This is a predicted structure of a 76-nucleotide RNA (transfer RNA) from Bermanella sp. 47_1433_sub80_T6. RNAcentral holds the sequence, with entries from ENA. NCBI's taxonomy places the organism under Bacteria, Pseudomonadati, Oceanospirillales, Oceanospirillaceae, Bermanella. Model confidence (mean pLDDT): 80 of 100. It matches the Rfam family "tRNA".
[in-house]
RNA sequence: GCGGGGUUAGCUCAGUUGGUAGAGUGUCAGUUUCCCAAUCUGGAAGUCGCGGGUUCGAUUCCCGUACCCCGCUCCA
Numbered sequence: 001g002c003g004g005g006g007u008u009a010g011c012u013c014a015g016u017u018g019g020u021a022g023a024g025u026g027u028c029a030g031u032u033u034c035c036c037a038a039u040c041u042g043g044a045a046g047u048c049g050c051g052g053g054u055u056c057g058a059u060u061c062c063c064g065u066a067c068c069c070c071g072c073u074c075c076a
Stems, first nucleotide, its partner, number of pairs: 001072007010025004019056001027043004049065005
């Protein structure tokens, strides 16, 4: 330099061939217990890496760009 994959909740990851984003785990409150743990119920938590474009509408499509991983190539 070229190609491919990844970036979504604190963490690990889903997701929709465009229609206002979920799970597990963690966390907070309650339930239960003599207490703890476990169980059960509920809550909070996201500019979907960033910036543009298309569209009535973008996490999804297009362009650019940052970081991580894999492969190839060139030079030394």